[in-house]
RNA sequence: CCGUGCUAAGCGGGGAGCUAGCGGUGCCCUGUACCCACAACCCGCUCCAGUGGGGCUGAAUUCCCGGCCGAGGCUGUCAGUCUUCUGGCCAGGUUCGUUUUCCGGGGCGAUGACGGUUCGGGCCCUGCGCAAAGAGCCGGCCGCCAACCCCGCCAGGACCGGAAGGUAGCAACGGUAACGGUUUGGCUCUUGUGUGGCAGUCAGCCCGGCCUGAGCUUUCGGGAAACGAAGCCCGCAGGGGACGAGCAGUCGAAGCAGGGUGCACGG
Numbered sequence: 001c002c003g004u005g006c007u008a009a010g011c012g013g014g015g016a017g018c019u020a021g022c023g024g025u026g027c028c029c030u031g032u033a034c035c036c037a038c039a040a041c042c043c044g045c046u047c048c049a050g051u052g053g054g055g056c057u058g059a060a061u062u063c064c065c066g067g068c069c070g071a072g073g074c075u076g077u078c079a080g081u082c083u084u085c086u087g088g089c090c091a092g093g094u095u096c097g098u099u100u101u102c103c104g105g106g107g108c109g110a111u112g113a114c115g116g117u118u119c120g121g122g123c124c125c126u127g128c129g130c131a132a133a134g135a136g137c138c139g140g141c142c143g144c145c146a147a148c149c150c151c152g153c154c155a156g157g158a159c160c161g162g163a164a165g166g167u168a169g170c171a172a173c174g175g176u177a178a179c180g181g182u183u184u185g186g187c188u189c190u191u192g193u194g195u196g197g198c199a200g201u202c203a204g205c206c207c208g209g210c211c212u213g214a215g216c217u218u219u220c221g222g223g224a225a226a227c228g229a230a231g232c233c234c235g236c237a238g239g240g241g242a243c244g245a246g247c248a249g250u251c252g253a254a255g256c257a258g259g260g261u262g263c264a265c266g267g
Stems, first nucleotide, its partner, number of pairs: 001267006009057003012030004020046005034054005063260003067256002072251006080243008090235001092234002094230012106217003115211003119208005125200004129195003132191007140182004150175003158167003
């Protein structure tokens, strides 16, 4: 070095989870690498860590060791994206309200803006006066007018008287009270009436005079702010969830190259 026959060893591995720990069944990832039985409120073991039985390969492409590479899983971290909840005692955008300022258009303005004036007038308000209206009273005029319980005068009749005459007194007549009307006059009262004759005032408005000298504009549009309010929406802040690149850690299959490793017999 070659041949033959054996043995060790191998006949998948890994992750999470479970477990005092190890392995299995189950789930997942790789990948194709025996069979039967046991087995998740589990089955079998004890740091040499499945148990029991059977089979195949068998000293190297196949076993062992570390190295390289690295599928994939798990954990953590953290931008990011999406989603959801909460918050206006949330920076803000947004909406509404109030105010200020600037620009442009229009209007007014040296035939004088804004403003000022112990000036004047008007409006407004109030008081007095005057008038009007209403009500009442008085007066005048007219009408009518008391059977009797109003006046005057009293025919007739009645009564008294011897007579003359007298008394009371109805009707009529005249008048009055009362009643009705009327127009004018006077007085009193009232007012959501009128007038302007006299004032005052609540300075609020208008007009004019005087002073001053260039803007004024609760007319339209736009811009910039301040303050206040609202909190649908956008944004912001915070909590939860999902996805998740990157980074860190951990376990890690397959693969690649390398190193190492028996026994016996014969040639």